Context: one part of a larger RNA
RNA sequence: GCCGGCGAGUUACCCUCUUUAGUAAGGUUAAGCCAGUGACAGGCGGAGCCGAAGCGAAAGCGAGUCCGAAAGGGCGUCCUGAAAAGGAACAUUGGAGGGGGUAGACCCGAAACUGUGUGAGCUACUUAUGGCCAGGGUGAAGCGCACCUAACCGUGCGUGGAGGCCCGAACACACCACUAGUGCAAAAGUGGGUGAUGAGCUGUGAGUAGAGGUGAAAUGCCAAUCGAACACAGAGAUAGCUGGUUCUCUCCGAAAUGCAUCUAGGUGCAGCGUCACAUAUGGAGUUAUUGGGGGUAGAGCACUGAAACGGCUAGGGGGCAUUAGCUUACCAAACCGUAACAAACUCCGAAUACCAGUAACUUAAUGUGGCAGUGAGACGGCGAGUGCUAAGAUCCGUCGUCGAGAGGGAAACAACCCAGACCAUCGGCUAAGGUCCCCAAUUCUGGACUAAGUUGUAAAGGAAGUUAGAUCGCAUAGACAACCAGGAGGUUGGCUUAGAAGCAGCCACCCUCUAAGGAGUGCGUAACAGCUCACUGGUCGAAUGUGAUUUAGCGCCGACAAUUCACCGGGGAUCAAGUCCAGAACCGAAGCCAUGGUUCUACGUGUGAAACAUUCACGUGGAAGGUAGGAGAGCGUUCCGGAAGUCUGAGAAGCCGUACCGAGAGGAGCGGUGGAGAUAACGGAAGAGAGAAUGCCGGC
Numbered sequence: 001g002c003c004g005g006c007g008a009g010u011u012a013c014c015c016u017c018u019u020u021a022g023u024a025a026g027g028u029u030a031a032g033c034c035a036g037u038g039a040c041a042g043g044c045g046g047a048g049c050c051g052a053a054g055c056g057a058a059a060g061c062g063a064g065u066c067c068g069a070a071a072g073g074g075c076g077u078c079c080u081g082a083a084a085a086g087g088a089a090c091a092u093u094g095g096a097g098g099g100g101g102u103a104g105a106c107c108c109g110a111a112a113c114u115g116u117g118u119g120a121g122c123u124a125c126u127u128a129u130g131g132c133c134a135g136g137g138u139g140a141a142g143c144g145c146a147c148c149u150a151a152c153c154g155u156g157c158g159u160g161g162a163g164g165c166c167c168g169a170a171c172a173c174a175c176c177a178c179u180a181g182u183g184c185a186a187a188a189g190u191g192g193g194u195g196a197u198g199a200g201c202u203g204u205g206a207g208u209a210g211a212g213g214u215g216a217a218a219u220g221c222c223a224a225u226c227g228a229a230c231a232c233a234g235a236g237a238u239a240g241c242u243g244g245u246u247c248u249c250u251c252c253g254a255a256a257u258g259c260a261u262c263u264a265g266g267u268g269c270a271g272c273g274u275c276a277c278a279u280a281u282g283g284a285g286u287u288a289u290u291g292g293g294g295g296u297a298g299a300g301c302a303c304u305g306a307a308a309c310g311g312c313u314a315g316g317g318g319g320c321a322u323u324a325g326c327u328u329a330c331c332a333a334a335c336c337g338u339a340a341c342a343a344a345c346u347c348c349g350a351a352u353a354c355c356a357g358u359a360a361c362u363u364a365a366u367g368u369g370g371c372a373g374u375g376a377g378a379c380g381g382c383g384a385g386u387g388c389u390a391a392g393a394u395c396c397g398u399c400g401u402c403g404a405g406a407g408g409g410a411a412a413c414a415a416c417c418c419a420g421a422c423c424a425u426c427g428g429c430u431a432a433g434g435u436c437c438c439c440a441a442u443u444c445u446g447g448a449c450u451a452a453g454u455u456g457u458a459a460a461g462g463a464a465g466u467u468a469g470a471u472c473g474c475a476u477a478g479a480c481a482a483c484c485a486g487g488a489g490g491u492u493g494g495c496u497u498a499g500a501a502g503c504a505g506c507c508a509c510c511c512u513c514u515a516a517g518g519a520g521u522g523c524g525u526a527a528c529a530g531c532u533c534a535c536u537g538g539u540c541g542a543a544u545g546u547g548a549u550u551u552a553g554c555g556c557c558g559a560c561a562a563u564u565c566a567c568c569g570g571g572g573a574u575c576a577a578g579u580c581c582a583g584a585a586c587c588g589a590a591g592c593c594a595u596g597g598u599u600c601u602a603c604g605u606g607u608g609a610a611a612c613a614u615u616c617a618c619g620u621g622g623a624a625g626g627u628a629g630g631a632g633a634g635c636g637u638u639c640c641g642g643a644a645g646u647c648u649g650a651g652a653a654g655c656c657g658u659a660c661c662g663a664g665a666g667g668a669g670c671g672g673u674g675g676a677g678a679u680a681a682c683g684g685a686a687g688a689g690a691g692a693a694u695g696c697c698g699g700c
Stems, first nucleotide, its partner, number of pairs: 001700006011103013026050003032044003054061002064075004078087003106244002109241001113234006124208009133198001135167003138163001142159006171195003175192005210226001212222003219228001247634006257270005271374002273371007283363010298348001299346002304342002308338004313332001315331002317328004377402007385394002407418003422597004427593003433587003436571003442584001444583006455573001461557002465554011482539005488512003493507003518533001522531002598624009635689001637686005645679003654673005660667002
C1' cells in the first nucleotide's frame, strides 16, 4: 500500500412538542397482596400524582384575591348572546417519534493534576573492604667526601630518589577525520589524539527516591525515558479544538448580517430555512398613474472659509521733510471688476431611491408552535472612506454571480459573457461566441482603411507615414520647384572701438535710383574683400498646381529580463483569415420547441363509502440544480411472533455465472458448486448498512 473483518446519536430517569390508543370532569395506579403458567398475562390494591380556581411572601380568603385610608391598580374569572340557549375548549394514562436536561451521552485523541506504590544491577555522589598502573627519562631535599673559611657560607664530585614532573604500553578518556547511517551497533569500526603515582583507574558489599535524590553545575544524571522517573488507580479527567460518523428516493432550501459577550475560529437573542396548525385579502413585486418630503450628483459663490490677477483705497513699511505734509515698481483690510475652489460651504438643484393612494397582472403574507443550520465569506459592476484615486489590499453601501450551479463561450481559467441540468431521443430552432485548417459553420456580398504581421501588450512626448475633410493664401496678367541674370546709390548710418565697413555690441532703421534690392538671412575677414539669402526680371509650363494652419481615421518611433522560438491556442493569413460601415446565410448549450416517460402539486370529474377524511383512476394547468439544514416515503441486515406451519438429500444456507423485474436502495428465475439447514405475507425488537478517523486486528 491493497484485500478481508471490526469500527461512531445509545440506555435510564425527568421535562416539552407532535402523533396514536383508552377513558373523560375526570384520568391513573405505586409498593404490596391473591391465584397461576405453554404468558410477569389476570384479579385486587386509590396510598399517591395530574386535572377540575384563583390571589397573596404568608396567615388566609375565595369567583375573586392582593396592595391601599380611599380612589385606583395587578393577577384571575372561556366565547356568542338581553336572556333562554348554543358552541368551543380543557384533562389524564399508556405506545411511538422530534427536541432538551441529568448522567462519559455520537466515536477516537491530549499535554497535564492527584493518590498509592516500584526503582541507585544504568548513572550521580557517598561509604566499607579489596585490586591495578610494562619500560624508559629527568634527578628536588637530605646525606657523604674533597676543596675553601677563624667559623658559617660557598664550590666541586658522589650518594639519594622527590614530583596533581617528562616519554610511552596496559588501563581510562573521547579532540579530529573517514567509514557506517532500513548499521556489526537504538552511538559502532578504522587511523590519528589526551591522561597514564593521581583531584588516578577499578571489583564487590552498602546508602541517598520523585513536592525527592545526586550534581568539580551541563537543567546534567536517577534502568535506551527527565524543566520534574516509572507502574497502577481516580478515569471513559477535561478538550468553546482537529479528525471521523456506514442504505435509497422525493419536496423545500439557507447563512457567512445586527446587538451583546474576559468576546472575537465560542455562545445568547434577532435576521434568513423547513414542517404543522390557524387567520384574512389586509402582505410583496412589476408596469402605469396620482400625491408627498428631501438637499445627494450637478451647479453656484448669496453665507462660511480658502484663494489668483487688476483697479480703487483705509492702515502699515520705505524715501524726503519734519509743524503741516509729499512720494512710493513695498505689504495690504474693506469695496469694484475678471477668473475660479470646498466631505464637515449653499442663492439653487435633478435622475434614481423612499413613503402612501388607485388600476391591471404575478404571486405570496401574517400569527402560534416543533426542528434547525448560519453568525471566517469571495470576486465582479456602480457609489464612498483608508491607502499611493497602489494591491488578487482593507472597510461600508447597492446589485449580480460563486458559495450551494452543472451546460456553451472566454486556448486552459469558482467569481466575467450566455444560460438555470426530472429522465430518454443517431429530432428541430436559437443565445453568447463564431464560420481558411486543427474545429461544427461563408475562403459570403457591397464599400472603405491599414503595410506596421499593426492585428497579436503600454504612456508622456516625437515625425513631410498614409487616407478623408475644413479654413486662409499664391497662380496662364504664368504661381511652387529648378536654371540664367540682377541684388544698387547716399554710406565705412551714428555711437563704441586698436579696428567695427549689412553681419562683436548699443541706438536709429531714413532717403534716392528702380523691375527689384534689408542701414541687411546665414557663411566669411584682424578689419575690408568674397560667397549667399530676402526681393526683382527672364526661361519653363500647372484644365488643376503649389503653400500655410487645422480636424478626424488607421498606422510609425518611444519599447529593456533572466532555459529557443513564446504574450495571435497553433498552423498560417495582406483588395485579408486585420480594422471600420452595411447586408445575407449558416454553426452553436443540459436554453426553447418536438415526441415518449416518472414524480410532485392545484383544480375538476369519476370510483369507493351510511357520510366525511382518505385511496385509486382520468383530464387540464403548473413544478422537479442544490451544500448546511428541515420534512416525507421506502430498501436491506440480525433476532422474536407468525411456525408442532412452509421449503429442503428429487439438494437448505453460502459461493460462482447470467441477456429478467424495479426510479433506486434492491428482488426473482435458471445453471453450476456446495452438502444440511432455511424460512413467506403481516407485525415486533435492534450490537441494523463502511471508503476515508496519520482508525483497530489479520493476511499478502

Predicted 3D model of a 700-nucleotide part of an RNA (large-subunit ribosomal RNA, domain II) from a Chloroflexota bacterium. The coordinates come from a structure-prediction model, not an experiment, and the mean pLDDT is 85. NCBI's taxonomy places the organism under Bacteria, Bacillati, Chloroflexota. It matches the Rfam family "Bacterial large subunit ribosomal RNA". Its family is annotated with structural constituent of ribosome and ribosome in the Gene Ontology.